[in-house]
Context: one part of a larger RNA
RNA sequence: CCGUCAGGUGGAUGGCUCGGCUCAAGCGCUGAUGAAGGACGUGCCAAGCUGCGAUAAGCCCAGGGGAGGUGCAUGGAACCUUUGAACCUGGGAUUUCCUAAUGAGGCCUCUUGAUACGCAAGUAUCGAUCGGUAACGAUCGGGAACGUCCCGAAUUGAAACAUCUUAGUAGGGACAGGAAAAGAAAUCGAAUGAGAUGCCGCUAGUAACGGCGAGUGAACACGGCAAAGUUCAAACUGAAUCCCACCAGUAAUGUGUGGGAGAUGUGGUGUUGAAGGACGAUCUCUAGGAUCCUAUUCAAUCGAAGUCAAACUUUUCUGGAACGUUAGACCAUAGAGUGUGAUAGUCACGUAGACGCAGAAUGAAGGAUUUGAGAUAUGUUCCUGAGUACCGUGGGUUGGAUAUCUCGCGGGAAUUUGGGAGGCACCAACUUCCAAAACUAAACACGUCUUGAGACCGAUAGCGAAGUAGUAGGGUGACCGAAAACUGAAAAGUACCCCAAGAAGGGAGGUUAAAAGUGCCUGAAACCUGAUGGUGAUGGAACGAUAUGGCAUGAAAGGAUCUCCGGUAUGAAGGAGACAGUCGCGAGGCUGCAGUACGAGUACCGGUGCCGAUGUUGUAUCGUACGUUUUGAAGAACGGGCCAGGGAGUGUAUUUAAGUGGCGAUGGCUAACCUUGUAAUUGGGAAGCCGAAGCGAAAGCAACAUGCACGCAGCCUUCGGGCGAGGUGCGGCGUAUACAAGUGCGCGGAGUCACUUAAAUACGACCCGAAGCCGGGUGAUCUAGGCGUGGGCAGGUUGAAGCGUGGCGAAAGCUACGUGGAGGACCGCAAGCGGUAUUGAUCUGCAAAUCAUUCGCGUGACCUGCGUCUCGGAGUGAAAGGCUAAUCUAACCCGGCAUCAGCUGGUUCCUUCCGAAACAUGUCGAAGCAUGACCUGAUUGGAGAUAGUCGGUGGAGUAGAGCACUGAUUGGGGAAGCCGGGGAAGAAAUUCCUCGAUCCCCUGUCAAACUCCGAACCCACCGUCGUCUGAGAAGAUCGGAGUCCGGGCUACUGGGGUAAGCUUGUAGUCCGUAAGGGAGACAACCCAGCCCGUGGUUAAGGUCCCACAGUGUCGACUAAGUGUUAAUACUAAAGGGCGUCCUAAGCCCUAGACAGCUGGAAGGUUAGCUUAGAAGCAGCUACCCUUUAAAGAGUGCGUAACAGCCCACCAGUCGAGGUUUGGGGCCCCGAAAAUGGACGGGGCUCAAGUCGACCACCGAUACCACGGAGUACCGAAAGGUAAUCUCGUAGGAAGGCGUUGCGUUCGGGUAGAAGCAGGGCUGUGAAGUCCUGUGGACCGUGCGGAAACGAAAAUCCUGGUAAUAGUAGCAGCAAAGUCAGGUGAGAAUCCUGACCGCCGAAGGGGCUAGGUUUCCUCGGCAAUGAUCGUCAGCCGAGGGUUAGUCGGUCCUAAGACGUACCGUAAUUCGAGUACGCCGAAAGGGAAACAGGUUAAUAUUCCUGUACCAUUUAACAAUAAAACUGACGCUUUCGGGCAGGCCGGGCAGCGUUGUCGCGCUGUCUAAGCAUCGAAUCCCGUGGAGAGCCGUAAUGGCGAGAAGCGGGCGAAUAUGUAAUGGCGAAAGCCGGCUGCACCCAAGAGCCCGUGAAAAGGGAGUUAAAUGUCCGUACCAAGAACUGACACAGGUGCCCCUAGCUGAAAAGGCUAAGGCGUGU
Repeated sequence: CCGUCAGGUGGAUGGCUCGGCUCAAGCGCUGAUGAAGGACGUGCCAAGCUGCGAUAAGCCCAGGGGAGGUGCAUGGAACCUUUGAACCUGGGAUUUCCUAAUGAGGCCUCUUGAUACGCAAGUAUCGAUCGGUAACGAUCGGGAACGUCCCGAAUUGAAACAUCUUAGUAGGGACAGGAAAAGAAAUCGAAUGAGAUGCCGCUAGUAACGGCGAGUGAACACGGCAAAGUUCAAACUGAAUCCCACCAGUAAUGUGUGGGAGAUGUGGUGUUGAAGGACGAUCUCUAGGAUCCUAUUCAAUCGAAGUCAAACUUUUCUGGAACGUUAGACCAUAGAGUGUGAUAGUCACGUAGACGCAGAAUGAAGGAUUUGAGAUAUGUUCCUGAGUACCGUGGGUUGGAUAUCUCGCGGGAAUUUGGGAGGCACCAACUUCCAAAACUAAACACGUCUUGAGACCGAUAGCGAAGUAGUAGGGUGACCGAAAACUGAAAAGUACCCCAAGAAGGGAGGUUAAAAGUGCCUGAAACCUGAUGGUGAUGGAACGAUAUGGCAUGAAAGGAUCUCCGGUAUGAAGGAGACAGUCGCGAGGCUGCAGUACGAGUACCGGUGCCGAUGUUGUAUCGUACGUUUUGAAGAACGGGCCAGGGAGUGUAUUUAAGUGGCGAUGGCUAACCUUGUAAUUGGGAAGCCGAAGCGAAAGCAACAUGCACGCAGCCUUCGGGCGAGGUGCGGCGUAUACAAGUGCGCGGAGUCACUUAAAUACGACCCGAAGCCGGGUGAUCUAGGCGUGGGCAGGUUGAAGCGUGGCGAAAGCUACGUGGAGGACCGCAAGCGGUAUUGAUCUGCAAAUCAUUCGCGUGACCUGCGUCUCGGAGUGAAAGGCUAAUCUAACCCGGCAUCAGCUGGUUCCUUCCGAAACAUGUCGAAGCAUGACCUGAUUGGAGAUAGUCGGUGGAGUAGAGCACUGAUUGGGGAAGCCGGGGAAGAAAUUCCUCGAUCCCCUGUCAAACUCCGAACCCACCGUCGUCUGAGAAGAUCGGAGUCCGGGCUACUGGGGUAAGCUUGUAGUCCGUAAGGGAGACAACCCAGCCCGUGGUUAAGGUCCCACAGUGUCGACUAAGUGUUAAUACUAAAGGGCGUCCUAAGCCCUAGACAGCUGGAAGGUUAGCUUAGAAGCAGCUACCCUUUAAAGAGUGCGUAACAGCCCACCAGUCGAGGUUUGGGGCCCCGAAAAUGGACGGGGCUCAAGUCGACCACCGAUACCACGGAGUACCGAAAGGUAAUCUCGUAGGAAGGCGUUGCGUUCGGGUAGAAGCAGGGCUGUGAAGUCCUGUGGACCGUGCGGAAACGAAAAUCCUGGUAAUAGUAGCAGCAAAGUCAGGUGAGAAUCCUGACCGCCGAAGGGGCUAGGUUUCCUCGGCAAUGAUCGUCAGCCGAGGGUUAGUCGGUCCUAAGACGUACCGUAAUUCGAGUACGCCGAAAGGGAAACAGGUUAAUAUUCCUGUACCAUUUAACAAUAAAACUGACGCUUUCGGGCAGGCCGGGCAGCGUUGUCGCGCUGUCUAAGCAUCGAAUCCCGUGGAGAGCCGUAAUGGCGAGAAGCGGGCGAAUAUGUAAUGGCGAAAGCCGGCUGCACCCAAGAGCCCGUGAAAAGGGAGUUAAAUGUCCGUACCAAGAACUGACACAGGUGCCCCUAGCUGAAAAGGCUAAGGCGUGU
């Protein structure tokens, strides 16, 4: 690591069902007599559900019932009951509070009035609107869907979109009922007419509408269900009428009396179309009709709880148990079902059947009320529904088109001699009806509810909900919304003992059939643990497949016809060796032996072993998962951690095709509905549909029951052929067109109905998936802004205006110094607000925005609490598209909704047959679709088809080629000198030269849009050969598709392009959809097309080793490891090489070549010129002559110039080839990439390289053979044939396997079903079957029929469980603990003490909001607590909140609400007006203090001492108002309290030998009385060359200063207090001093700074003072942030000492902490 076994975890599977779902029948309203719904209570113990309501799991009565009972809920306790409980049915009583909610109010299921009655407790009444004379009555709200009316979207479809569609749908508003609505023709229609409405079927997807697109879409008639008709207004009449009370009666009803309604008319009459009626007149007929009531009597029906209801508890066996088995018996108007210890007709409940109160409706009998009917003529009479009918115009709506219905606006009739309608208008005629008033059952819609049923589901299913489910939980809210069933027959639910801190757990033991042992039936998988078999470090991993070795297992289920060895016989394809002969240089071949030996296998005999099998492991070969998307995936393209369960082509309607079945042109079928019945079904029912006739736009007209011929299948045959259903060709006919000719469509009868399958269309339409759009609601507890009412801002600095004084000035004024205290002034880590930088830390955080440092503002456009207002195309916005609840370029919630998606992903069992396309055309088309091509299936058809070969006859204009045309184009020559330019000569004419143009000739070129020419290939037809074809070709018709991203290679060395693994063509081929062998690996390159198994032979390619086969043969080349590479790819070129081999040609050469060596290399002359010189050798010119074997007026070196040294050239020596050029082969250079590296590797050199020629061998799923399977075909079958059948994606077709219900048949099962686990066997496969164990009650076969029927994937859903991982974290900012003792089973963490440390404008103390018991005590430690825990804000139990004076309560603010009016289609809506009411626990406001006390409360209790209001009584006084309540910011002065400091006294403590020193304390309220400043008032006073005074401004004859008096604050003093507190003392003085209290000023303003209640009314006494809040926290753990979270949260309110300007910083006090748990 794999397997197995034993366990754990987990909760699948199987079984089960108290619950759902669907359908059917029944039935169908409720409420002021207070509903539906809720809150709170209610039990002996009581949290939840259920029941009930202060009479509270109940009370009373009647009926049933009959022994137990006190709900779910099984415990303890206490009770009830044969004097009849419980329980069930019917009736009654009670029925708190909220709620329409209704006395008033209220966010808070609460608060608070008036009246009447009552001794009291208490009871009753008091709403709005409408009606009514009144008495009085009605309405309000609720209800699942259904109904009527009004308002009314969008997504979507139209492949876009606007009319249109979705759709009058969703949604909203109003209202009603058990149904609603509609309804008795001013209707339809067009014939021999029908006769209210509604609904069903059909008409009919028709008429009609419609960007005439998408789509929409009637009616009449007919068949059915159900049926039902009436009343007013008016004419005429004129109280003849009605209501209430009393009386009679059961009632219907009636007489009378009283009161009332009514002339604005009660009653009568009358109500229609062939007009009717009234009025007036005449006549005829008749005794019944209609409606209503039910006390009593009778009849039958229905009917609550409930009652009766047959037949075995016989035998045998098993078992814990019999309902099983076995043997007998019985009942049945009952064999539906359920239960009972397994499966029960006869055990129990039931079942069939039969009974049963009140009552209901029906009938009989009885009673009450009311009433004539009709006809005839006649008429100068009267009546018969008005802003109506109708018209115009503009909208909406409809199928309604000019011709639906309706609304707005504007016009506007008639009167029976009249009016409306008859799908354009008008006229006439005809037909039909009578509007403008009203009512009306049944038949039909729905399902809250009751009952029943089911081929529905069976706990991830079925409702969201089988349990306290709309619960727990989430959200401010609208709203969202789970999980969770099972012990056993019976609790018999483990006594007793032991371990242990133990209510944990374990051992032993007991119960039970079994521990099935409490989240307990079965108990799978993932995952975890242990044991065990195999294996394990000589060497790497798609984990397997095939073959084989080792070890282990081997009970049953399978085989024993098996395996192995030997032998005999037979034996397919294939096929030797040795030997002999012969051929080849050789490797080797050929012939004979010999198709012999051998050969997969088969048969038999003998021997042997049991075999097969399973697990694991080694070896060998092969081999890069699965699904998807793609031209192409192992892909480093996407998806899945694993397992289990769930998870996707379905239903209806219409249409088409095929198959099967029925009937069949005298065609086929019914629908609704009726009938029977068990929702089965049977029998009716042709209304209607399809067909039987077509053609035509229409009017309209209207066809071969066969004339001729051919001929498939088939039949007959005398084999010549004949007949010949279907079929085909002629001919003919119908119709339309047409002058005619002709042409189009049709004609010689097959349909229709049902079922099945396939497909199309409409619907969600195979499943999942948007962003968005629209509708109605919910949100301003976050945030933005506004409004109302409150609060806050240490300290310091600067020094505006104004004013004063001095100086200057005539003055205006200027100036200096002061004073003064302004400012969107300054500093400021005070608080508070903000958020600049570090682009710091953090970034699975402390934190879904924090921390640190730094930084900005900090008297203002400032910050902030509470209350309140504004919102979704809207709000708010000093504006960033910011903010509007962690959401904003349009919030959130629910709905339309399963929106749509040409886009992505997924789409579940098997086998067999065939098998694509990635192209064309069109397309707002390019990611899509349609048609064609290509695939498939069925039918038909009936003889040819054809890619190939060869030949023939034609066609064509490409490649190439060419320049004859068109055009481009090199050089030369010539011509005419006619044309043009230039030049020269000349006086000119003119001549000459030259260039250009034109033409001719020669020469050299080019072209997709040039061609005098012109192939190959190709195309058409014909013929030959080949191939296919009666085993049915070609063709045709119909059903079903898929495909429209393609790609590689070869050829055209096609087109484009510098080129490309580029792009685009034509033809072919392959991949795609193709496996196998080769090419190292490698979709498309080579070989080759895989049904399965076995044996053999070859292909490509190979044969030194890896690695099967040759170190093969004969020759050559290469020396570079070149190379060891078929092509593609692996890059390699121009250019070089005295590398080497081959080859061709020229030249030299024994008359001596080439190279080397030896020698010579001269003279004219230093050639001339030039030059300073130039002598072969600076330069220029020339480059001769002589001697020679040869020797340049000199090839190089050299000199100033010479000289000198060489060379050319010659001779000698040597002795055989030499030299030059061209071509070819191999080789070399050219040659550069990043860790060391690739001929596949090792390695290889007369190769194992390269070239040539050969010989053997290896090598595939190819080929051959044998056995088997399938398919196709033949055959009646048995069986046979296939050389020419077997790959396959998309796709078409066919046949099967399995799952869950149902019907039926036959079976299994407690002597052990299903499921689960392991194992054996069978089948090509889906799968099936057998054995053992577990399990403990159901399960299956065959046939038929029906589906919520098959999973590995969808970043799928739910659950479980891994790896990560014993990892991150439990450290980090702000303080810190240590020791000892105690408790305890256990102590770093709990308690106590000591020491130490921290905060100290807080981390101390007090209080709102919010929380809601967290407070205190006792007992605990399973969980919570980031560790521990004896502890706790945790768990359990008990306890705790005491008010006239603190708040609420009262008042009004912004604002909210109600009623009325108004608007709106309407409202739960609204700009407003009037009235009312609510609205602040921070505004206004009657009144209490000190001390004590509890474990937990106190301004609340207690003690002491006070005060306020109301009422009553007595007294006093009169009285109404002013006024008050009542308000800004800045700044300043004065008075005072608390507090602090200093000095002293006193007391206590400490220290100390003493003196002394140090520390602490030295306290007391409200109330009452008195004192008291400023201001103000009064009296007096009498001031200008001024005086007085302030911090400052200022004041004064309208009276300053001064003096006197009055009112009068905080405070102070006294009292309270002979008290309280304290152990005691419980005094004095000074300094300082607010931000608190009181009083008084000044300045500022484009800002002028709430309202109401209340007060303003005395003295004394007594009584009364209800109701609600009050615990605790108030924050680094009780609030808000998911947390015991480093964040956020209003203040206020209090804040001491030293230092200091300071509330800064630092250190301390009081007090609190040491738990950043």
Predicted 3D model of a 1717-nucleotide part of an RNA (large-subunit ribosomal RNA, half A) from a Candidatus Methanomethylophilaceae archaeon. The source organism's lineage runs through Archaea, Methanobacteriati, Thermoplasmata, Methanomassiliicoccales and Methanomethylophilaceae. The full RNA is in RNAcentral, with records from ENA. Its Rfam family is "Archaeal large subunit ribosomal RNA". Rfam links the family to the GO terms ribosome and structural constituent of ribosome. The prediction has a mean pLDDT of 81.